[in-house]
């Protein structure tokens, strides 16, 4: 220098192709059961989706530019 992927909740991930209320697991809270520890069960908090601009009635998703990370090639 060119080319791919990825970025979504504290962690891991789905959710994009085919625009219409943002999920899943763990963890985290509160509640029960349990003598207790572990552990079962209920209920619940927590992201407006890497950053900015566009299109559209509407964008996580469609475009454009840029950041980051991690791989191929020169």
């Nucleotide at each position: 220098c060119g080319g791919a992927a990825u970025g979504u909740a504290g962690c891991g991930c789905a959710g994009c192709c085919u625009g219409g209320u943002a999920g899943c697991g763990c963890a985290c809270u509160u509640g029960u059961c349990u003598g207790g520890g572990g552990g079962g069960c209920a209920a619940g908090u927590g992201g407006c989706c890497g950053c900015g601009g566009g299109u559209u009635c509407a964008a996580a998703u469609c475009c454009c530019g840029c950041c980051a990370u991690u791989c191929c090639g020169a």
Predicted 3D model of a 74-nucleotide RNA (transfer RNA) from an uncultured Alphaproteobacteria bacterium. Its Rfam family is "tRNA". Gene Ontology term of the family: triplet codon-amino acid adaptor activity. It is annotated as a transfer RNA. The coordinates come from a structure-prediction model, not an experiment, and the mean pLDDT is 81.